The prediction has a mean pLDDT of 88. This is a predicted structure of a 353-nucleotide part of an RNA (large-subunit ribosomal RNA, domain IV) from a metagenome. The full RNA is in RNAcentral, with records from SILVA. Its Rfam family is "Bacterial large subunit ribosomal RNA".
Context: one part of a larger RNA
RNA sequence: CCCUCGUUAAGGAACUCGGCAAAAUGGUCCCGUAACUUCGGAAGAAGGGACGCCUCAUUAGUGUGAAACCCCUGCGGGUUGAGCAUGAAGAGGCCGCAGAGAAACGGAUCAAGCGACUGUUUACCAAAAACACAGGACUCUCUAAAUCGUAAGAUGAUGUAUAGGGUCUGACACCUGCCCGGUGCCGGAAGGUUAAGAGGAGGGGUUAGCCGCAAGGCGAAGCUCUGAAUUGAAGCCCUGGUAAGCGGCGGCCGUAACUAUGACGGUCCUAAGGUAGCGAAAUUCCUUGUCGGGUAAGUUCCGACCUGCACGAAUGGUGUAACGAUUUGAUCACUGUCUCAACGAGGGGCUCG
Repeated sequence: CCCUCGUUAAGGAACUCGGCAAAAUGGUCCCGUAACUUCGGAAGAAGGGACGCCUCAUUAGUGUGAAACCCCUGCGGGUUGAGCAUGAAGAGGCCGCAGAGAAACGGAUCAAGCGACUGUUUACCAAAAACACAGGACUCUCUAAAUCGUAAGAUGAUGUAUAGGGUCUGACACCUGCCCGGUGCCGGAAGGUUAAGAGGAGGGGUUAGCCGCAAGGCGAAGCUCUGAAUUGAAGCCCUGGUAAGCGGCGGCCGUAACUAUGACGGUCCUAAGGUAGCGAAAUUCCUUGUCGGGUAAGUUCCGACCUGCACGAAUGGUGUAACGAUUUGAUCACUGUCUCAACGAGGGGCUCG
C1' cells in the first nucleotide's frame, strides 16, 4: 500500500451524476391508524406501550379424560373429575447501562411518470416503460381456412362459427371525431386494352415442267419458312364499398367605442382540414419559456398557462385504486458518504531467513 471487517469526538448528505455503500428499522402481544378506493384494499399505514427473574402459584381458565358410581347392554349414555398437556391477566419484590439482553429478524412518509395486476426476457455487460396477459375489435374459414411436406401424408381435429387460424389493441372507467383522393382489400360487369391457343387471307424458299441460241425467265403439286383479318380469360382501365385496413387530418388578409385579442367576414387550396381530451410532456428546438410552490440559494421536481419547432383518439386518447429488485423529485430517521481523518483485527504485498 491492497483486501475483508470493527469502533469513533462535534456535525449529520455539507459527499456524489445519484444517500452508491454503510448505518438505522427489525420479534410477539396490546393500543392506535389518514388521503384515496374497483369497498376487496390502502395497512405491519403512520405513531405509541409492554417484554427478564422470584413469590402468590401445582394460579384462573382451556383441552383430554383414568378409576369409581348410575341408567343400561351398545364398539351406548350420564355424573364426578384423578393424571397429563396447555396457559393468560394481576399484585408484590429482585438485578443490570441494557430483559425480543445472542442469532435469525420490515427503515418510513409525500408527490409525479410509465406499465393495470401475478408472470416472461437478452444462459455469460441491459429485468425494463420491452414481451405476455385477461378484456376489446377486425378479418378468413367446413371436401375448412391456416401450417409442414416434391409427394404420400400429417397438424388443425377424431374439432364444426359459443369452433379454428391471422392481425391490431391491451384490466377497469369515460370515450374512440373527420377524410375512400393515393394504396390495399371486397363487390360489379356494359365498354376499352390484353397472352398462349384457334384461325389461315397473303408472302418467301425449293422444282417436275414450259419459254429461250445462251444468259436467264416463268413456275403446278409436295415439302418448307412465314403470316393479316377474326376469335380468345383473368388482370389493368372503369364503377361502387371499406379507415379498431396502410394512411392523412391547411394557408393568407381584414374586423369590436383606449390598447390588445378576434366570436365575425373575405379569399385560395384540399379527399378531408385535428373533434373530445391532454399539453414546455419518456413528445418543446428557441428554453434554465412565463407565473406559482418547495429551498437561504432549485437547468431537476410539482401545479398552472398554451406561443403543440414536431400531442391526439385500438400505430388507441384521457383518467385510475392496487401492484413494481421500475424511473424522477422531496422529507423524517440514520449514519465515516463527507468536513477529515484516526485507531484496532485478520489475510496478502514488502524485507530478512